[in-house]
Context: one part of a larger RNA
RNA sequence: AACGCUGGCGGCGUGUCUUAGCCAUGCAAGUCGAGCGGGCCUGUGGGGUUUACCUGCAGGUCAGCGGCGGACGGCGGAGUAACACGUAGCUAACCUACCCCCUGGACGGGGAUAACCACCCGAAAGGGUGGCUAAUACCCGAUGGAGUCCCUAUCUGAGAUGGUAGGGAUGAAAGGUGGGCCUCUGCGUGAGCAAGCUCAUGCCAGGGGAGGGGGCUGCGGCCUAUCAGGUAGUUGGUGGGGUAAUGGCCCACCAAGCCUAUGACGGGUAGCCGGCCUGAGAGGGUGACCGGCCCGAGGGGCACUGAGACACGGGCCCCACUCCUACGGGAGGCAGCAGGCUAGAAAAUUGGGCAAUGGGGGAAACCCUGACCCAGUGACGCCGCGUGCAGGAAGAAGCCCUUCGGGGUGUAAACUGCUGUCGUGCGGGACGAAGGGCCCAUAGGUGAAGAAUCUAUGGGCUUGACGGUACCGCAGGAGGAAGCCCAGGCUAACCUCGUGCCAGCAGCCGCGGUAAUACGGGGUGGGCGAGCGUUGCCC
Numbered sequence: 001a002a003c004g005c006u007g008g009c010g011g012c013g014u015g016u017c018u019u020a021g022c023c024a025u026g027c028a029a030g031u032c033g034a035g036c037g038g039g040c041c042u043g044u045g046g047g048g049u050u051u052a053c054c055u056g057c058a059g060g061u062c063a064g065c066g067g068c069g070g071a072c073g074g075c076g077g078a079g080u081a082a083c084a085c086g087u088a089g090c091u092a093a094c095c096u097a098c099c100c101c102c103u104g105g106a107c108g109g110g111g112a113u114a115a116c117c118a119c120c121c122g123a124a125a126g127g128g129u130g131g132c133u134a135a136u137a138c139c140c141g142a143u144g145g146a147g148u149c150c151c152u153a154u155c156u157g158a159g160a161u162g163g164u165a166g167g168g169a170u171g172a173a174a175g176g177u178g179g180g181c182c183u184c185u186g187c188g189u190g191a192g193c194a195a196g197c198u199c200a201u202g203c204c205a206g207g208g209g210a211g212g213g214g215g216c217u218g219c220g221g222c223c224u225a226u227c228a229g230g231u232a233g234u235u236g237g238u239g240g241g242g243u244a245a246u247g248g249c250c251c252a253c254c255a256a257g258c259c260u261a262u263g264a265c266g267g268g269u270a271g272c273c274g275g276c277c278u279g280a281g282a283g284g285g286u287g288a289c290c291g292g293c294c295c296g297a298g299g300g301g302c303a304c305u306g307a308g309a310c311a312c313g314g315g316c317c318c319c320a321c322u323c324c325u326a327c328g329g330g331a332g333g334c335a336g337c338a339g340g341c342u343a344g345a346a347a348a349u350u351g352g353g354c355a356a357u358g359g360g361g362g363a364a365a366c367c368c369u370g371a372c373c374c375a376g377u378g379a380c381g382c383c384g385c386g387u388g389c390a391g392g393a394a395g396a397a398g399c400c401c402u403u404c405g406g407g408g409u410g411u412a413a414a415c416u417g418c419u420g421u422c423g424u425g426c427g428g429g430a431c432g433a434a435g436g437g438c439c440c441a442u443a444g445g446u447g448a449a450g451a452a453u454c455u456a457u458g459g460g461c462u463u464g465a466c467g468g469u470a471c472c473g474c475a476g477g478a479g480g481a482a483g484c485c486c487a488g489g490c491u492a493a494c495c496u497c498g499u500g501c502c503a504g505c506a507g508c509c510g511c512g513g514u515a516a517u518a519c520g521g522g523g524u525g526g527g528c529g530a531g532c533g534u535u536g537c538c539c
Base pairs, nucleotide, nucleotide: 001535002534003533004532005531008385009384010383011382012381013380014378015377016343021341022340023339025338026337027336030068031067032066035065036064038062039061040060041059042058043057044056045055046054047053075296076295077294085220086219087218088217089216090215091214094213095212096211099209100208101207102206103205104204105203107141108140109139110138116131117130118129119128120127121126147170148169149168150167151166152165153164154163155162176201177200178199179198180197181196185194186193187192222268223267224266229259230258231257234256235255236254237253238252239251240250241249271293272292273291274290275286276285277284278283298319299318300317301316302315321332322331323330324329349375351374352373353372357371358369359368360367361366388418389417390416391415398409399408400407401406422480424475425474426473427472428471432466435463436462437461438460439459440458441457442456443455444454445453446452483528484527485526486525487524488509489508490507494523495522496521497520498519504511505510
């Protein structure tokens, strides 16, 4: 774990081991207007022939372009006997978005395209043609240290494909966005404005770091010899392709090798580990929950995008299945959270919340988050507590036994006194909240600035799903709370009746055929106790 009987409360854990079987419904990955242009709505301003209309500002909303994220997180263990995992190393054969540090830079230009509009096709899913437009989208040129490639020299080293120096070639960007200001520049008399200044963020190139990953190697961990030979990209070489990168990874050519009783090859089984169970240990068993790694996403294959995938809730093709259809054609993938069907001895709510922790996006407010935090459900496990305490007869009744005298249940009950855990009712009532945001003040940095912004400190305001829960107080009253298995030996606990090799028991030995401590009932006793037994598995 399941099953049987029984069942008061709480805390902490934990719950499809079978069908990697199939799934209705909802939710589980979005976010950014401080990158960009629009549609619609609301408010408001200007122009205009008061109508239609043109134009601006602010807010909201909708999709679109663009960016980052969707490679994390969550689930499962089918496959895998393998460098998959563990451990120790190597990478002079490698990559790394976001984050941190350092250095330098961002000049000039261009053409499109969604959205939108018009038309058209389609039952739908969707699609076509034409026209307009923006950007941190795309493209071209410039500059160019570093980087990369080539040549030369040199250094380290066992080894150069590494470092350094020189030469040649190649080789980027968005000065966008937001805030503030008028010191400089430009416009303006000025106020002010931006092309100017400044702060923040973002962009490009390079170096370093942190964290993450790729590759390679030694060693280690299943059964089977009733599997003994296996192998043709096979083993090695040369040259090439491919990759971030080594490699027969892939290809052409050349050679004929390579593995194997230290078990190749084949078959079976299996995710591996930290651990967990057991044991004095050695060992044996195991890999559920939690953590690390690997693998998978209906079955099979493939690439695209990207720093990262050959991508669970992205794409394409084939197969099986389900659904829609106007029969032409389309849609789908719960081994995410709930929930359903099926299977099975067998396992929960279609719950609450983002308050906390963590994650994605964002300058932030904030948005998203079935991760997570909580609640619900099951004695499934562990732990704690209760079902009362004290007094009370040589001892009621009932029941059982009896040699009929009596004995047992048994201080047990009644009765008396008391207590108040848990439960019930009433009242009070949290910790988890730290941080963030906004406002104010002070100091410091940048700055032309007393603006703005950043940092630090202090003050004020604001934020809790759980939950009116935990906890505390008050009230009442023994009131609401005990069962299960066993009693022949092993093994702790014995009488009586019934039955008569029947009915039955049984883990082993074995009981039962007329006095059965072994079957069934009763009494009594033993054991454990909200559990007790049985069955299954491991030591």
The part of an RNA shown here (small-subunit ribosomal RNA, 5' domain) has 539 nucleotides and comes from an uncultured bacterium. Rfam family: Bacterial small subunit ribosomal RNA. Rfam links the family to the GO terms structural constituent of ribosome and ribosome.